[in-house]
Context: one part of a larger RNA
Molecule: large-subunit ribosomal RNA, domain VI
Organism: Eubacterium plexicaudatum ASF492
RNA sequence: CGGAGGAUGUCUGAGGGGGUCUGGCCUUAGUACGAGAGGACCGGGCUGGACGGGCCGCUGGUGCACCUGUUGGAGACCAUCUCCAUGGCAGGGUAGCCAAGCCCGGAAGGGAUAAGCGCUGAAGGCAUCUAAGCGCGAAGCCCGCCCCAAGAUGAGACAUCCCCCAAAAGGAUAAGACCUCUGGAAGAACACCAGGUAGAUAGGACAGAAGUGGAAGUGUGGCAACACAUGGAGCGGACUGUUACUAAUCGGUCGAAGG
Numbered sequence: 001c002g003g004a005g006g007a008u009g010u011c012u013g014a015g016g017g018g019g020u021c022u023g024g025c026c027u028u029a030g031u032a033c034g035a036g037a038g039g040a041c042c043g044g045g046c047u048g049g050a051c052g053g054g055c056c057g058c059u060g061g062u063g064c065a066c067c068u069g070u071u072g073g074a075g076a077c078c079a080u081c082u083c084c085a086u087g088g089c090a091g092g093g094u095a096g097c098c099a100a101g102c103c104c105g106g107a108a109g110g111g112a113u114a115a116g117c118g119c120u121g122a123a124g125g126c127a128u129c130u131a132a133g134c135g136c137g138a139a140g141c142c143c144g145c146c147c148c149a150a151g152a153u154g155a156g157a158c159a160u161c162c163c164c165c166a167a168a169a170g171g172a173u174a175a176g177a178c179c180u181c182u183g184g185a186a187g188a189a190c191a192c193c194a195g196g197u198a199g200a201u202a203g204g205a206c207a208g209a210a211g212u213g214g215a216a217g218u219g220u221g222g223c224a225a226c227a228c229a230u231g232g233a234g235c236g237g238a239c240u241g242u243u244a245c246u247a248a249u250c251g252g253u254c255g256a257a258g259g
Stems, first nucleotide, its partner, number of pairs: 001151001005162007015148004021049007033038001051105005059099004066092005071085005109143003116136004163259001164171002176254004180196005201247003204243005211235002217230005
């Protein structure tokens, strides 16, 4: 820009893409078969590999705004605390992300077929799967499963919302949308999603959780280093809940005319 009024939501699916893999074991059954040695078809069940998709409860990795310990130095100094040294180094570790962790998938089923196997059957009194006709028959083909999809210009469907002024040109609005702002397991930008005071969108606060691992101060013991008690203490990024305290203020623009 188009889709012959303007919108919001939900669909249909022409068409396209993905996938399509495979081992072992048990059973049927030591059966059929075979002198024996050996040893099935068909069918049923279980369990793997690689690959793919998803997830983070478990096992773990990471986790430079979490906790702790500790070395040298700086802030005059004790103590506390902060900073610099690769996050100084070291031990742990929430969320998120992730695999080595967990779950799921290939199928079943249907249709038409290939080689092949047949039925009926003439030409050609027989025979013949073929000439007319009709069946069965593959990991392959078309469906089926997953994803995209109406620019499918052949531009689809359904539900719902909106329905002025002006004779024309034009103008202002409606439903709705955008700008803008607060944000996000969404994200390169854009887009998408949740919200903007009739509000829990983010921050803060409050109450918790995970984690760390026993704060400061004080007391007691010890010459001291230090230990113990107060006390599962203190701290606590991303997690959970609550709460308008802070910030989403106020606003602006576009957008139909009875099709």